[in-house]
RNA sequence: AGAGUUUGAUCCUGGCUCAGGAUAAACGCUGGCGGUGUGCUUAAUGCAUGCAAGUCGAACGGUCCUUCGGGACAGUGGCGAACGGGUGAGUAACACGUAAGUAACCUGCCCCUAAAUGGGGGAUAACUUCGGGAAACUGGAGCUAAUACUGCAUGUGGUCCUUCCACCCAAGUGGCAGGAUUAAAGCCUUCGGGCGUUUGGGGAGGGGCUUGCGUCCGAUUAGCUAGUUGGUGAGGUAAUGGCCCACCAAGGCAAUGAUCGGUAGCUGGUCUGAGAGGAUGGCCAGCCACACUGGGACUGAGACACGGCCCAGACUCCUACGGGAGGCAGCAGCAAGGAAUAUUGUGCAAUGGGCGAAAGCCUGACACAGCGACACCGCGUGGGGGAUGAAGGCCUUCGGGUUGUAAACCCCUUUUCUCAGGGAAGAAUAAUGACGGUACCUGAGGAAGAAGUCUCGGCUAACUACGUGCCAGCAGCCGCGGUAAUACGUAGGAGGCAAGCGUUAUCCGGAUUUAUUGGGCGUAAAGCGCGUGUAGGCGGCUCUUCAAGUCGGAUGUAAAAUCUCCUGGCUCAACCAGGAGGGACCAUUCGAUACUGCUGGGCUAGAGUUCAGCAAAGGGAGGUGGAAUUCCCGGUGUAGUGGUGAAAUGCGUAGAUAUCGGGAGGAACACCAGUGGCGAAGGCGACCUCCUGGGCUGCAACUGACGCUGAGACGCGAAAGCGUGGGGAGCGAACAGGAUUAGAUACCCUGGUAGUCCACGCCGUGAACGAUGGACACUAGGUAUGGGGAGUAUCGACCCUCUCCGUGCCGUAGCUAACGCAUUAAGUGUCCCGCCUGGGGACUACGGCCGCAAGGCUAAAACUCAAAGGAAUUGACGGGGGCCCGCACAAGCAGCGGAGCGUGUGGUUUAAUUCGAUGCAACACGAAGAACCUUACCAGGGCUUGACAUGCUGGAAGUAGAAACCCGAAAGGGGGACGACCUGUUAAGUCAGGAACCUGCACAGGUGCUGCAUGGCUGUCGUCAGCUCGUGCCGUGAGGUGUCGGGUUAAGUCCCAUAACGAGCGCAACCCUCGUCGCUAGUUGUUUUCUCUAGCGAGACUGCCCCGCAAAACGGGGAGGAAGGUGGGGAUGACGUCAAGUCAGCAUGGCCCUUAUGCCCUGGGCUACACACACGCUACAAUGGGUGGUACAAUAGGUGGCAAUGGGGCGACCCGGAGCUAAUCCUUUAAAACCAUCCUCAGUACAGAUUGUAGGCUGAAACCCGCCUGCAUGAAGGCGGAGUUGCUAGUAACCGUGUAUCAGCAUGGCGCGGUGAAUACGUUCUCGGGCCUUGUACACACCGCCCGUCACGUCAUGAAAGUUGGCAACACCUGAAGUCGAUGGGCCAACCCUUCUCUGAAGGGAGGUAGUCGCCGAAGGUGGGGCCGAUGAUUGGGACGAAGUCGUAACAAGGUAACC
Repeated sequence: AGAGUUUGAUCCUGGCUCAGGAUAAACGCUGGCGGUGUGCUUAAUGCAUGCAAGUCGAACGGUCCUUCGGGACAGUGGCGAACGGGUGAGUAACACGUAAGUAACCUGCCCCUAAAUGGGGGAUAACUUCGGGAAACUGGAGCUAAUACUGCAUGUGGUCCUUCCACCCAAGUGGCAGGAUUAAAGCCUUCGGGCGUUUGGGGAGGGGCUUGCGUCCGAUUAGCUAGUUGGUGAGGUAAUGGCCCACCAAGGCAAUGAUCGGUAGCUGGUCUGAGAGGAUGGCCAGCCACACUGGGACUGAGACACGGCCCAGACUCCUACGGGAGGCAGCAGCAAGGAAUAUUGUGCAAUGGGCGAAAGCCUGACACAGCGACACCGCGUGGGGGAUGAAGGCCUUCGGGUUGUAAACCCCUUUUCUCAGGGAAGAAUAAUGACGGUACCUGAGGAAGAAGUCUCGGCUAACUACGUGCCAGCAGCCGCGGUAAUACGUAGGAGGCAAGCGUUAUCCGGAUUUAUUGGGCGUAAAGCGCGUGUAGGCGGCUCUUCAAGUCGGAUGUAAAAUCUCCUGGCUCAACCAGGAGGGACCAUUCGAUACUGCUGGGCUAGAGUUCAGCAAAGGGAGGUGGAAUUCCCGGUGUAGUGGUGAAAUGCGUAGAUAUCGGGAGGAACACCAGUGGCGAAGGCGACCUCCUGGGCUGCAACUGACGCUGAGACGCGAAAGCGUGGGGAGCGAACAGGAUUAGAUACCCUGGUAGUCCACGCCGUGAACGAUGGACACUAGGUAUGGGGAGUAUCGACCCUCUCCGUGCCGUAGCUAACGCAUUAAGUGUCCCGCCUGGGGACUACGGCCGCAAGGCUAAAACUCAAAGGAAUUGACGGGGGCCCGCACAAGCAGCGGAGCGUGUGGUUUAAUUCGAUGCAACACGAAGAACCUUACCAGGGCUUGACAUGCUGGAAGUAGAAACCCGAAAGGGGGACGACCUGUUAAGUCAGGAACCUGCACAGGUGCUGCAUGGCUGUCGUCAGCUCGUGCCGUGAGGUGUCGGGUUAAGUCCCAUAACGAGCGCAACCCUCGUCGCUAGUUGUUUUCUCUAGCGAGACUGCCCCGCAAAACGGGGAGGAAGGUGGGGAUGACGUCAAGUCAGCAUGGCCCUUAUGCCCUGGGCUACACACACGCUACAAUGGGUGGUACAAUAGGUGGCAAUGGGGCGACCCGGAGCUAAUCCUUUAAAACCAUCCUCAGUACAGAUUGUAGGCUGAAACCCGCCUGCAUGAAGGCGGAGUUGCUAGUAACCGUGUAUCAGCAUGGCGCGGUGAAUACGUUCUCGGGCCUUGUACACACCGCCCGUCACGUCAUGAAAGUUGGCAACACCUGAAGUCGAUGGGCCAACCCUUCUCUGAAGGGAGGUAGUCGCCGAAGGUGGGGCCGAUGAUUGGGACGAAGUCGUAACAAGGUAACC
């Protein structure tokens, strides 16, 4: 730092996705050790049990124990319990952060300091006793103490009042004087004192309150507010304050977002990022809030109090039913929820806290340990050697490769581990160590106990085999899988990371994809339809003031931790410690004054006013005019008219159309007219008059920045539409009819209502477009045109030059993705406004506002896709255009399509009718020839190393082979007389080996599958003229240029021109053949002259002449010549296309069969037959048929052959065999033609199918199923519908003939010669092709793409009679606890007074209090509304889904141009 993904390819826009880092994580697989951290994110859900706040006997009385020293304990009293610990529900707030203020305040314990601590009184717990109660608990009576309570004294001081002084910022501080008022408690003692207590002052630390600034989303929340805002007075508080109350005033907040709704503890920080930012707030630290839910106060220095109290509510528990008890969001732990989060551990040893004089006690704070790979960090699972490159696995081209120095094996080490021994620091201190027999050290043992996980198509490092066969599955995106999957599964191998590895979730990044840094808006998303203008933003030249912005310095602050750097401590690191550094923001203060701003003054270049001219479809109102259409009246006139592609409906004999005259009425204004004018836009077009707006030019004068833009707001705003009233000629939605069509609710035609027109009022939209907001300035030109001015010149604005304003075209720089824009910018800058952020859903829903309605404005989400898009490129295509060619059409000739037959195919049938070929480019094609064979098919019978090849093992001796004979349809099975071969050897078939045979194993074999795995070959476009390359040039690029253009050609053939110059494959030529001539040779013809055959040459090149063209290429004509412009024919087929054809010619990968899908045999089938198509033959007749006669060929073949002369037969053919291995012999009489004759237009003397019969030939064999002959029979057929084929000259047509295949069997194939035409004006049309150009939404390329309804399924969503929850307010009712207030007849010891029977009693007073009442008040109840959900019969559209239905809307002129 980027990458993948839209396309055939390209550039751009744009979204989606990936690679990185992080986490309080979870899940899957796996798991050796240690250190340091960390661990309920969900149910602020409910909690069993234990613990988490006590302490003081040196404040007090008492009880108990006692070793007689003392100790323990409940109670009174004091201090603490407001700390520490937990949680994040609430809270959008002075809650938090930061900086200030408090002259508006408080502060226990602690420190410093001043002064004091005298003398009395009355009670009450405990205790005793009597009661109540299940319990919790509690009542009466009696006794008692205090540092508990309470009078009096004193007053340094404090407080209040009064007078005055000083300072000061207001109410403050300090001081002098006078008056009033105001305090205490003792305990211990070593007798020195110590600890307390009281009143003040100061400090430290802690808090309360106030303020500036900062602090999320929603405007589909726009208005909110009655204690509300302020004042005065009183109250209340530690203290300010509507904090509360009475009265008065009517304010206060809000587009710089009030109110309302949603969400959320805030911060230091943390994660990420280059940064700016974005996200986040777990652990640690600061602050806040909360403690079952809600309310309340008490005590106290401090609370409205987590482990206190009262009340209400919900829940749980106990109960004797009368009543009671409780609050883990403390530490453990349980249940529940959840993907998910630990031990009911040890210790107060350390640090810290409470109490105490202290010892000490308490402390789930804390220190430790336990559990969890949850995270970070560190270590290990061994090191060195070791090639036969072992075995095994996997792959293989079978050679080998790989796993792999990996293992084995040898040598070594011991971190870790196990065992044993020693053994801390942490303690400050004499004692005291939970951790802990831990860390650490030493010794011994032994490579020993210790590796997984993910991936391997691209992104992205890493590849093979097998299995599977759009199945199973994978997938982050693109996408893999339909029989050869590097993408699924497994294996081998490889790559990454490693005690972890992957996945999921979330955040930042990449994403400059919200753009301050750092984006855009002509066509990709995006300029409001246009203007006027409010707030706001921005603003000309110059002087001046201030110093708000701005800049600089200083001071304060910015807690610690965190971060960076440097050191240090744990063996390192993580971790920890020390030191240093860094600072935004903010506050105070001092300074600077360029710029912005503020104050004041001036200027005229911006803007405006006046004056003089000018042009114009600018707007409004009123009037006037002619042409045309239609209608009405009248005349002439007669049968049609009208309309269309063609028609019909319509009109017309009741007189139309046509034509002439007259009249009515409405609408629009031809020519002029112009990329001409005017207007802000919409828009404006006959002429005249009136009213009115704006613009331009020119000369001066005046004002003096008065300007630009413009959120809201207001106004204007085509057409259609709406309301009311008119009007209505033409046109004309809807509608009717006629056509067209498969249909035609359309296009075309005939009619025709709203509407179009006018007045008034709505609507407020548009492809309202230059798809381009407004203003200003600057930046080459050329040209045209509209309006004005000046100069020059002139009779004259007629040329010419300059200039201002407008409207167009071309074009430089520049810009742009490209197209393009280019002084009328899309260039370069400034200012302001509007708008955009993937496609669809959606110019939609809901809500709100507007509207009479139609509807408009504003404007989402769920869900879904990986694209949607812009510009340009190359193709392909077009019922686009231009040019050109071809038997393409046209002009002709002969056919096919109708008949019969032959052959092929489809279909059907069948046991089988083997298989393939299927538009052109399958169908007389593979097949150059199916009776058996062929043969691949079917039925039946048989064989199993096989009909055929190679190798190996073993075996047999009269072996191999094999005749008779038996079974059988044959194959085959038995049978076995006879009886071998080669090499060496032997007396000898004597021995050994080979071949052959048998057995077994490897294997053979397959016309079985895949032509979509292939080679080779072939067809087709097409013998069409094209297809490319190198270098250069142009373009960001795909790509272009060359190859286009002007001519020309059969041709990209050639010439000219040219940012191209050359080249290659094609074209042409070279090759074969025919045509003329010459030469050479000649077995065979004839006798070499000639013909012929074979061979070698010549000849033709636009070479010559004329004309045209451009002086070229070339074209036209002519001469000569056998042949003339490629002389005719053949061979030859560019780059490529069709997954074209062929696995059944052959070859071949893979798959499949192996007593069968192989092999053999017999018979059958490929020859079937209602039918359809294709290619042919023969005909339908007289240009003919029959009969007779008479001529003239060429190619080619022949020894298992061709076969003559001769003979037989009506004939097919037979007998026979000369000759010929071929220019010698044979096939071999060619036939049409010609001559003569018969037939005379008919189903015939045409035609020959079909059938009968008798024969011939081939062949083992003609039944299924061959060919030929004679006789007999004598079908359809009278020239063929739509349509369609071939052919341009020795061609078509007609005529015969040869040959391959072949025993036999062509109407087919391939050749050969004979006779021998017609026509081509021409390129409009059909088909195919080439080049250029144009459009495109196509690229599988028009057999393309693609739209909508309907039907089915799934999903999300809107509406809906309703139903049902939640939330926050409001009104009224009731109203607990409690504060405050009132009352207080009941009750009360102290102080005061009086009286008496005087250690006491009674009464009164002061003071207090139970109770009652009042205000407020949580909760509850009732009620009508608001907001937000859930659900709902039915219903609306939407998205997606395999090949569904109907049509064909769009993309080409998409077949009616498309669109708003």

The RNA shown here (small-subunit ribosomal RNA) has 1460 nucleotides and comes from an uncultured bacterium.